[in-house]
Predicted 3D model of a 72-nucleotide RNA (transfer RNA) from a Thermoproteota archaeon. RNAcentral holds the sequence, with entries from ENA. Its Rfam family is "tRNA". About the family: Transfer RNA (tRNA) molecules are approximately 80 nucleotides in length.
């Protein structure tokens, strides 16, 4: 320096251009003599940045920033 995969809840990950979600966790109740599981509940985001398209953008264009490949 090209190309190419990817950034979304605290983690692991979904998400046809029309209300951001799951598991895990966390918290607070129940169960227990108390723990551990289990049950119910609640708590969870500037969608990596910044514009552009559109009546509407996580999702579609650009531009940049990081992070894994490959190449050189």
């Nucleotide at each position: 320096g090209a190309c190419u995969a990817g950034g979304u809840a605290g983690c692991u990950c979904a998400g046809u251009g029309g209300c951001a979600g799951a598991g895990c966790g966390g918290u607070u109740g129940g169960c227990u003599a108390g723990g551990a599981a289990c049950c119910a509940a609640c708590u969870g985001g500037u969608c990596g940045u910044g514009g552009g398209u559109u009546c509407g953008a996580g999702u579609c264009c650009c531009a940049c920033c990081c992070u894994g490949g490959u190449c050189u």
Its mean pLDDT, the model's own confidence on a scale to 100, is 84.